Predicted 3D model of a 473-nucleotide part of an RNA (small-subunit ribosomal RNA, 5' domain) from an uncultured organism.
It matches the Rfam family "Bacterial small subunit ribosomal RNA".
The RNAcentral record of the full RNA draws on ENA, Greengenes and SILVA.
Context: one part of a larger RNA
RNA sequence: GAACGAACGCUGGCGGCAGGCUUUAGACAUGCAAGUCGAACGCUCCCUUCGGGGAGAGUGGCGCACGGGUGAGUAACGCGUGGGAACCUGCCCUUCGGUACGGAAUAACUCCGGGAAACUGGUGCUAAUACCGUAUACGCCCCAUGGGGGAAAGAUUUAUCGCCGAAGGAUGGGCCCGCGUUGGAUUAGCUUGUUGGUAAGGUAAAAGCUUACCAAGGCGACGAUCCAUAGCUGGUCUGAGAGGAUGAUCAGCCACACUGGGACUGAGACACGGCCCAGACUCCUACGGGAGGCAGCAGUCGGGAAUAUUGGACAAUGAGCGAAAGCUUGAUCCAGCCAUGCCGCGUGUGUGAUGAAGGCCCUAGGGUUGUAAAACACUUUCAACGGUGACGAUGAUGACGGUAGCCGUAGAAGAAGCCCCGGCUAACUUCGUGCCAGCAGCCGCGGUAAUACGAAGGGGGCGAGCGUUGUUC
Numbered sequence: 001g002a003a004c005g006a007a008c009g010c011u012g013g014c015g016g017c018a019g020g021c022u023u024u025a026g027a028c029a030u031g032c033a034a035g036u037c038g039a040a041c042g043c044u045c046c047c048u049u050c051g052g053g054g055a056g057a058g059u060g061g062c063g064c065a066c067g068g069g070u071g072a073g074u075a076a077c078g079c080g081u082g083g084g085a086a087c088c089u090g091c092c093c094u095u096c097g098g099u100a101c102g103g104a105a106u107a108a109c110u111c112c113g114g115g116a117a118a119c120u121g122g123u124g125c126u127a128a129u130a131c132c133g134u135a136u137a138c139g140c141c142c143c144a145u146g147g148g149g150g151a152a153a154g155a156u157u158u159a160u161c162g163c164c165g166a167a168g169g170a171u172g173g174g175c176c177c178g179c180g181u182u183g184g185a186u187u188a189g190c191u192u193g194u195u196g197g198u199a200a201g202g203u204a205a206a207a208g209c210u211u212a213c214c215a216a217g218g219c220g221a222c223g224a225u226c227c228a229u230a231g232c233u234g235g236u237c238u239g240a241g242a243g244g245a246u247g248a249u250c251a252g253c254c255a256c257a258c259u260g261g262g263a264c265u266g267a268g269a270c271a272c273g274g275c276c277c278a279g280a281c282u283c284c285u286a287c288g289g290g291a292g293g294c295a296g297c298a299g300u301c302g303g304g305a306a307u308a309u310u311g312g313a314c315a316a317u318g319a320g321c322g323a324a325a326g327c328u329u330g331a332u333c334c335a336g337c338c339a340u341g342c343c344g345c346g347u348g349u350g351u352g353a354u355g356a357a358g359g360c361c362c363u364a365g366g367g368u369u370g371u372a373a374a375a376c377a378c379u380u381u382c383a384a385c386g387g388u389g390a391c392g393a394u395g396a397u398g399a400c401g402g403u404a405g406c407c408g409u410a411g412a413a414g415a416a417g418c419c420c421c422g423g424c425u426a427a428c429u430u431c432g433u434g435c436c437a438g439c440a441g442c443c444g445c446g447g448u449a450a451u452a453c454g455a456a457g458g459g460g461g462c463g464a465g466c467g468u469u470g471u472u473c
Base pairs, nucleotide, nucleotide: 001473002472003471004470006469007468008467009466010465013345014344015343016342017341018340019338020337021303026301027300028299030298031297032296035062036061037060040059041058043056044055045054046053047052069256070255071254078181079180080179081178082177083176084175087173088172092169093168094167095166096165097164098163099162100134101133102132103131109124111122112121113120114119140149141148142147143146154161155160182228183227184226189219190218191217194216195215196214197213198212199211200210201209231253232252233251234250235246236245237244238243258279259278260277261276262275281292282291283290284289309335311334312333313332317331318329319328320327321326348378349377350376351375358369359368360367361366382414384409385408386407387406388405392400417462418461419460420459421458422443423442424441428457429456430455431454432453438445439444
């Protein structure tokens, strides 16, 4: 000098764009943050113009593995980059073939119970695109002459939407490898599923992934192991560059979801707002037993130098469901708060000497503040008030918002501070103080004339900011 997710002190007019718990991955009251489908299904209820329309809980389907948060853990194929082969992939696209015949249940509902509650038991009835069997099999799978195995679901407003098998694609993902990826040797040896083989198991898939047996290997001063620290990257800051530091916001990947463990369902999870077990904590209880998980958006307490509203809307963009109308969406789009930052604008303009008054200094002549003010003549940006009023929405639909913009009205009117003035370093005098009070980044000032302390006048710098502190280069 530059920079900052900054903080503190003094001060503070407007707008645009951005940013806003860096600390306790501390604990959380309350509300909301994931639903949707009646064109899969039965039941109950309401309305009816008798055509139909609507509501509710339930069965069923799809979604809830996305989107959103956080950075605790992780020094690792985690990430970055470049390759690889032994894989899976719902919805979507293309192509081929099929969609036949049957069956038994069950929730809802009824009745009878248990329980304080959460919830739950029994009896009887019923539907399906829920479940099961048979048939069939272009192609598919297994063994390889030839055999064996395996599928489907219907709905409707008659246009379609679905369902099953197979092949290919697209998208997304799983796995492996080369190279790169912090510090410590006051960490030098580490390893027994360890390293390799055979067999078996297992997975979507290669593999000690797992197990049995066999061999005794494997890694390491080119730093193994251990300890500490840390999410990684695109990037960001600085610098002429090389480099150094860093990883907020935005984007990609990873990991986590009270702590630890586990699987279930599913195309996909070992699942933030699912389940089970254990633990800590909080809450309810009739003491028998139950409920919960904000590192979602707001918000509260705590911690801290420090970081915002318990706001509006689904109008747009996107997402889920639906044939659609549409519904949902604290994603998102907006608004609110904060000079936190960057950028822009304003706080007037011109004329104005008798160089007014006042202040300060003085050699008492004067000098300076100073064209500064007053005064005169103008202007009206911004703000204020009145009117009008969008784009964003290709037909309808606008939270923002009566916002931005435009037109008009009045009047210089509503709008300047902060730091410094010994040298470095731009800017000097007087008074007070008297090694005191104090200043200070370094050198150093202050003990009676202090340009260095405090005040004033004057001056210098920057300006809605200015200084200080912290950190990086």